[in-house]
Predicted 3D model of an 83-nucleotide RNA (c-di-GMP-I riboswitch aptamer) from a Candidatus Rokuibacteriota bacterium. The sequence was found by an Rfam model in a public genome assembly. Of the family's consensus pairs, 95% are formed in the model. Taxonomically the source falls in Candidatus Rokuibacteriota (Bacteria, Bacteria candidate phyla).
C1' cells in the first nucleotide's frame, strides 16, 4: 500500500414517527427523534421500484418527464488497524 472488518479507539451518519416549508405527485429541505449503517460519504452510469403525463375500450406493455443513493451493481474518495 492492497485485501479484510474487531466486544479495539476516536468519531460520523440518521430509519420510522413528528412539527414547519416546497412540490400535481413520487419525494425533497430544516428542527426534533434513533431503526439501524464500516462508507447509511459522493455519484442518476446500468438494473430495479415509485410518481406525473400521453397512448390503448380498460389494465398490462410502450413512450416522455421526474423521484428514490438507507433496493442492487458499477465508478470516485475516506477514519482506525486486531485476526
Nucleotide at each position: 500500500u492492497c485485501c479484510c472488518g474487531a466486544u479495539a479507539a476516536a468519531g460520523g451518519c440518521a430509519a420510522a414517527c413528528u412539527c414547519g416549508c416546497c412540490g400535481c405527485g413520487a419525494g425533497g429541505c430544516g428542527g426534533g427523534g434513533a431503526c439501524g449503517c464500516a462508507a447509511a460519504g459522493c455519484c442518476g452510469c446500468g438494473g430495479g421500484u415509485c410518481a406525473g403525463g400521453c397512448a390503448c375500450g380498460a389494465a398490462c406493455c410502450g413512450c416522455c418527464u421526474g423521484a428514490c443513493a438507507g433496493c442492487c451493481g458499477a465508478g470516485c474518495u475516506g477514519c482506525c488497524g486486531a485476526a
The coordinates come from a structure-prediction model, not an experiment, and the mean pLDDT is 90.